[in-house]
Molecule: transfer RNA
Organism: Patescibacteria group bacterium
C1' cells in the first nucleotide's frame, strides 16, 4: 500500500428496526459502625472522534478524515 472490526462518563461496556443517551466499577454524599472496611440509599458526571450529506428526527444511515487493534503484501 489493501481488507477487517472498534472509537459513547474518569475506566470497562450496553444502547435492538432512525424517535427521552444507560449500566457496572470509580470519585462525591448520607445512613449504618467505636472507626475503617463491607453493606443501603441518593444525587453528579456525556460536543456520542471530526466534517459533511440524506431525514421531521441521527449515537446507529451515506461519504470524506483522525485515531486504535488485528491480518495480508
Nucleotide at each position: 500500500g489493501c481488507g477487517c472490526c472498534c472509537g459513547u462518563a474518569g475506566c470497562u461496556c450496553a444502547g435492538c428496526u432512525g424517535g427521552u443517551a444507560g449500566a457496572g466499577c470509580a470519585g462525591c454524599a448520607a445512613c449504618c459502625u467505636u472507626u475503617u472496611a463491607a453493606g443501603u440509599u441518593g444525587a453528579c458526571g456525556g460536543u456520542c472522534c471530526c466534517u459533511g450529506g440524506a431525514u421531521c428526527g441521527a449515537a446507529g444511515c451515506c461519504a470524506g478524515g483522525c485515531g486504535g487493534g488485528c491480518g495480508c503484501a